[in-house]
RNA sequence: GCUGGCGUAGCUCAGUGGUAGAGCAUCACAUUGGUAAUGUGAAGGUCAUGGGUUCAAUCCCCAUCGCCAGCUCCA
Numbered sequence: 001g002c003u004g005g006c007g008u009a010g011c012u013c014a015g016u017g018g019u020a021g022a023g024c025a026u027c028a029c030a031u032u033g034g035u036a037a038u039g040u041g042a043a044g045g046u047c048a049u050g051g052g053u054u055c056a057a058u059c060c061c062c063a064u065c066g067c068c069a070g071c072u073c074c075a
Stems, first nucleotide, its partner, number of pairs: 001071007010024004018055001026042005048064005
C1' cells in the first nucleotide's frame, strides 16, 4: 500500500429497514437474627464520527477514525 471482518449499556453480546434488548455488573425493595444466595423492580444508549438513499436507518451506500486478520512491496 491492497483486501476482508469488527465498532450497540460499565463488561460480554444479540438485534440486519418500522419506537434498541439479554446476561453479568450497579442501585432499591422483599426474604434472613445478619450476610451470601434467590425473587421483584429501577437506572444506565448522540447504536464510533460525518454525509447520502428512504415516508422511515443500528441495519443499505460513501468517506473518515479505531481495533483485528490476511496479502504484497521496500529497507

Predicted 3D model of a 75-nucleotide RNA (transfer RNA) from Vulcanimicrobium alpinum. Rfam family: tRNA. Its family is annotated with triplet codon-amino acid adaptor activity in the Gene Ontology. The same sequence occurs in records of 2 taxa. Model confidence (mean pLDDT): 83 of 100.